[in-house]
C1' cells in the first nucleotide's frame, strides 16, 4: 500500500429508513437507629467526522479520523 470488523449515556451494549432503548453505575425520595439490600421516580446520547440520496438517515451511498484483525 490491500482486504474484512468496530466506534450509540459514565461503562457494557441493543436497535436493517419513521419519536433512541436496556443492563450496571450517578442523584432524589421511601423503607432503616444507620449503613447496605429492597421499591418508586429523575438526570444523562451533537449515534466517531464532513458530504451525498430521502418526505424523513444511528441504519443506505461517498471521502476522512480512530482502534483492533489478515494479507503484502
Nucleotide at each position: 500500500g490491500g482486504g474484512c470488523g468496530g466506534g450509540u449515556a459514565g461503562u457494557u451494549u441493543a436497535g436493517u429508513g419513521g419519536u433512541a432503548g436496556a443492563a450496571c453505575g450517578u442523584c432524589u425520595g421511601c423503607u432503616u437507629u444507620a449503613c447496605a439490600c429492597g421499591c418508586a421516580g429523575a438526570a444523562g446520547g451533537u449515534c466517531g467526522c464532513a458530504g451525498g440520496u430521502u418526505c424523513a438517515a444511528u441504519c443506505c451511498c461517498u471521502g476522512c479520523c480512530u482502534c483492533g484483525c489478515c494479507c503484502a
A computed fold for a 72-nucleotide RNA from a Candidatus Omnitrophota bacterium, annotated as transfer RNA. Its Rfam family is "tRNA". Rfam links the family to the GO term triplet codon-amino acid adaptor activity. It is annotated as a transfer RNA. Lineage of the source: Bacteria > Pseudomonadati > Candidatus Omnitrophota.